[in-house]
Context: one part of a larger RNA
RNA sequence: CUGGGCGUAGAGAGUCUUAAGGCUUCUUUUCAGGUUCCUCGUUAAAUUUUUAGCGCUUAACGUUAAAAUUGCGGGGAAAACCGAUUAGAUAGAGGAUGUUAGAGGUCAGCGGAAUGCACGGUGUAGGGGUGAAAUCCGUUGAUAUCGUGUAGAACACCAAAAGCGAAGGCAGCUGACUGGGGCAUUCCUGACGCUGAUUGACGAAAGUGUGGGUAGCGAAGCAGAUUAGAUACCUGCGUAGUCCACACUGUAAAUUUUGGAUGCUAACUGGUGGAAGUGUCGACCCUUUCACUGGGUAAAGCUAACGCGUUAAGCAUCCCGCCUGGGAACUACAAUCGCAAGAUUAAAACUC
Numbered sequence: 001c002u003g004g005g006c007g008u009a010g011a012g013a014g015u016c017u018u019a020a021g022g023c024u025u026c027u028u029u030u031c032a033g034g035u036u037c038c039u040c041g042u043u044a045a046a047u048u049u050u051u052a053g054c055g056c057u058u059a060a061c062g063u064u065a066a067a068a069u070u071g072c073g074g075g076g077a078a079a080a081c082c083g084a085u086u087a088g089a090u091a092g093a094g095g096a097u098g099u100u101a102g103a104g105g106u107c108a109g110c111g112g113a114a115u116g117c118a119c120g121g122u123g124u125a126g127g128g129g130u131g132a133a134a135u136c137c138g139u140u141g142a143u144a145u146c147g148u149g150u151a152g153a154a155c156a157c158c159a160a161a162a163g164c165g166a167a168g169g170c171a172g173c174u175g176a177c178u179g180g181g182g183c184a185u186u187c188c189u190g191a192c193g194c195u196g197a198u199u200g201a202c203g204a205a206a207g208u209g210u211g212g213g214u215a216g217c218g219a220a221g222c223a224g225a226u227u228a229g230a231u232a233c234c235u236g237c238g239u240a241g242u243c244c245a246c247a248c249u250g251u252a253a254a255u256u257u258u259g260g261a262u263g264c265u266a267a268c269u270g271g272u273g274g275a276a277g278u279g280u281c282g283a284c285c286c287u288u289u290c291a292c293u294g295g296g297u298a299a300a301g302c303u304a305a306c307g308c309g310u311u312a313a314g315c316a317u318c319c320c321g322c323c324u325g326g327g328a329a330c331u332a333c334a335a336u337c338g339c340a341a342g343a344u345u346a347a348a349a350c351u352c
Base pairs, nucleotide, nucleotide: 004323005322006321007306008305012320014202015201016200021195022194023193025089026088027087030084031083033082034081035078036077037076038075039074040073041072042071048068049067050066051065052064053063054062055061092192093189094188095187096185097184098183099182100181104178105177106176107175108174109173110172111155115151116150117149118148119147120146121145122144126137127136163170164169207248208247209246210245211244212243216242217241221237222236223235224234259319260318261317262316263315264314267297268296269295270293271292272291273290274289275288276287277286301308302307325352326351327350334345335344336343337342
């Protein structure tokens, strides 16, 4: 090693990309490195194993002889497989043409509702808030109502277990630029593929730097209540922040707590996007099929159970990541990165 695991017990990296490496369709030619077989040599003695004897009363044990086991080398043979090589193929992969859905991305412009503020009109004593109150606002005229102007942020209905994206995530409308996907034709290339230690890129919110912006909300903070206290829950204010640009940070229960790829394995019932057929003036409907996606019931199978069940946690193959008792410890030290906050990598003593 043969021969453990990773949905919930320890364990899938947040996601993608890629250099090395590992693995890799079908047919064919040749070679013979691996491989298999034959043969010869060697593999000291002892040891180990087997066979036939012998010696201790027997056995264990000891001892004699022969053989075996294993590896290596020389020679010969085979050509299925691995490898190399030759010539092809098209089922994987990619491209072309046509068509198609979408909150995919970036930038710019525009829109209405609501909210706040300013000004003006009407109007008078309250308003607001709560379990109840008070702080608070209001006769320098509030609240309410009408009009005008202005500011910032977010986009009701449509809206859906709906769609798109690698993930994070993406929603008013229009335009410009732009990425990816599906389906049909079966036209082209001809294994160009899969995974991927390292690397690179992206990466919610909060946070950081510089400069703007600031309506609403609102950590901190200040008040009012509540309370035994109330550094809270409730109320009134309110700074950072939330918004924009450009840099950084690089983490989340970044979760489907389920890595990626490929193939196979009963069904029933929806949604989205194509295609074909039937039908029709046309559409809907109906039938078949491809891709994506969701729910319920689940056969087989799996699972400790819960449950999973063609979107597998089933049956298999390939590659990567990760786990090895609890705590100490998502820590210390060191290194790398960072403006900082901190992030990444990651122990031990000791203890149960």
Molecule: small-subunit ribosomal RNA, central domain
Organism: uncultured Candidatus Saccharibacteria bacterium